A computed fold for a 529-nucleotide part of an RNA from an uncultured bacterium, annotated as small-subunit ribosomal RNA, 5' domain. It matches the Rfam family "Bacterial small subunit ribosomal RNA". The full RNA is in RNAcentral, with records from ENA, Greengenes and SILVA.
Context: one part of a larger RNA
């Protein structure tokens, strides 16, 4: 200089940006993933219509009640899509984890774009709802019946896959590529308001990933030898793919003072502080990658997970219980308790960006905008300006009838109103998207008018009024270091960063008047250059 700081004293405003560096220590409560009725069977509940009965009477109407899935819709189930994103934390990790360059002729990729073909017949369950039964619960079991874009046969099928064979053409090796022939396997789904939106199969793209390599990455030789799936082949399993990745056999290697192996300590990197630069530190907030989700393993499902708010098993802690079983994971957002010197609200909106579903309206969204709380930080403003000497009074001080200092300071005259306070006004942030109207091209797009949507907010800002009216501390004065005098004290009581001060005149201690310095902050303490 710098700091996610903490601590004493003090403290007026505004913006921006920050805020559990400790216990990856336990967690009460609420909230943080849905959404699609234009797949589906239905119908709990709400609305709406019908039909029927009551009951009043104004005889065609109000009111109650029951049936009706008819209609809007819509808990729960089936099904599709997401849930693998966003969001947290830094425990592990010294390692192809990260940077950075290069290569997969050895790999996938759901939605999305483009291009070509297709979407045809049938079938058998199954949750629900019913009815029964066990259970304290958590939940479980039979029996009947029923649907689909759920499952399953079958057809047809290609530039798709496997097999056999031909011949072309080509590279950095194993090999790539086009292409013919023959046999073999393998798709589909409907929905609608009729506009449309789906399905199923290949190919290329986009876009995420997954693999290999070169190089670079903390400290200890008071760690010197390590290693048996180890190191190499040959066959084979798995795998989206390559591989001791994982087996059989066969060799008998491999690694290491150019630090192997052990041990310690760390998530990496843009960056960030500091120096003039080499360099030294550090990696909080932001942004990319790893990793991890109470500890420990392990798979399903998926295009994608070995999965924070999913199973599943073991542990260990908390909690229910009818003792016989059960349930749970805040290193999301708030919030508690605990540990510490220390680190905020159980707030508001989905208005704008993102994001998931959905044909759209829409819903969902503690991502994310916001507001609260904190001088912890950086910038910015103000605590007033300008005249005013018989140089007042009052402190302090001296060579003491008188002078210095405080001190242009007051006081006093003129001013201004940032800033308070009060009234009035009053925003940008909205652009899309819907609706309805219309135009183009020509058939779902593009335009252009209209409707409409704002949490933050009656904020911000503006503009009047009133007044100097509502705003100054903190540390220091021996030297190093800018600032000195008087008292008291008496090696005592204390200071102190270093050198040192204190024992009767202390500029070093304690107070006071003065001064110096920075100022809404000033010091102290920690740490790093």
């Nucleotide at each position: 200089g710098a700091u996610g700081a903490a601590c004493g004293c003090u403290a007026g405003c505004u913006a921006c940006a920050g805020g559990c560096u400790u216990a990856a220590c336990a967690c009460a409560u609420g909230c943080a993933a849905g959404u699609c009725g234009a797949g589906g069977g239905g119908c709990a509940g709400c609305a709406u219509g019908a039909a029927c009965u009551u009951a009043g009477c104004u005889u065609g109407c109000u009111a109650a009640g029951u049936u009706u899935g008819a209609u809007g819709g819509c808990g729960a189930c089936c099904g599709g899509c997401g849930c693998a994103c966003g969001g947290g934390u830094g425990a592990g990790u010294a390692a192809c984890a990260c940077g950075u360059a290069u290569c997969c002729a050895a790999c996938c990729u759901c939605c999305c774009g483009c291009a070509u073909a297709c979407u045809c017949g049938g079938g058998a369950a199954u949750a629900g709802c019913c009815u029964u039964u066990c259970g304290a619960a958590a939940g479980a079991a039979a029996g009947a019946u029923u649907a689909a874009u759920g499952c399953c046969c079958g057809a047809u099928g290609g530039u798709u896959u496997c097999a056999a064979g031909g011949g072309a053409u080509u590279g950095c090796a194993u090999g790539g590529u086009a292409u013919c022939u023959u046999g073999a396997a393998u798709a589909a789904a409907g929905a609608u308001u009729c506009a449309u939106c789906g399905g199923u199969a290949u190919g290329c793209g986009a876009u995420g990933g997954g693999g290999a390599u070169g190089c670079g990455u903390u400290c200890c030789a008071u760690u010197a030898g390590g290693c048996a799936g180890u190191u190499g082949g040959c066959g084979g399993g798995g795998u989206a793919a390559c591989g001791g990745c994982c087996c059989a056999c066969c060799a008998a290697a491999c690694c290491g003072a150019c630090g192997a192996u052990g041990g310690a300590u760390a998530g990496g990197g843009g960056u960030u502080c500091u120096g003039a630069g080499a360099g030294g530190a550090a990696g909080g907030u932001c942004c990319c990658c790893c990793a991890c989700a109470u500890u420990g393993g392990a798979a399903c499902u998926g295009a994608g997970a070995c999965a924070c708010g999913g199973u599943c098993c073991a542990a260990a802690c908390u909690c229910c219980u009818a003792c016989g079983g059960g349930a749970g994971g805040c290193a999301g957002c708030a919030g508690u308790g605990a540990g510490g010197a220390a680190u905020a609200u159980u707030g508001g909106u989905c208005a704008a960006u993102g994001g998931g579903c959905g044909a759209g309206a829409g819903c969902c969204u503690g991502a994310a905008c916001c507001a609260g709380c904190c001088a912890a930080g950086u910038a910015g403003c103000g605590u007033g300006a300008a005249g005013g000497a018989u140089g007042a009074c009052u402190g302090c001080c001296c060579u003491a009838c008188g002078g210095g200092u405080u001190g242009u300071a007051a006081a006093c005259u003129u001013c201004u109103u940032u800033u308070a306070u009060a009234a009035g006004g009053g925003a940008a942030u909205a652009a899309a998207g819907u609706u309805c109207u219309c135009u183009a091209c020509g058939u779902g797009u593009a335009g252009a008018g209209u409707u409409u949507u704002g949490u933050a907010u009656g904020u911000a800002c503006c503009u009047u009024a009133u007044g100097a009216a509502u705003a100054a501390g903190c540390a220091u004065c021996g030297g190093c270091u800018a600032a000195c005098u008087c008292c008291g004290u008496g090696c005592c009581a204390g200071c102190a960063g270093c050198c040192g001060c204190g024992g009767u005149a202390a500029u070093a201690c304690g107070g006071a008047g003065g001064a110096u310095g920075c100022g809404a902050g000033c010091g102290u303490u920690a740490u790093c250059c």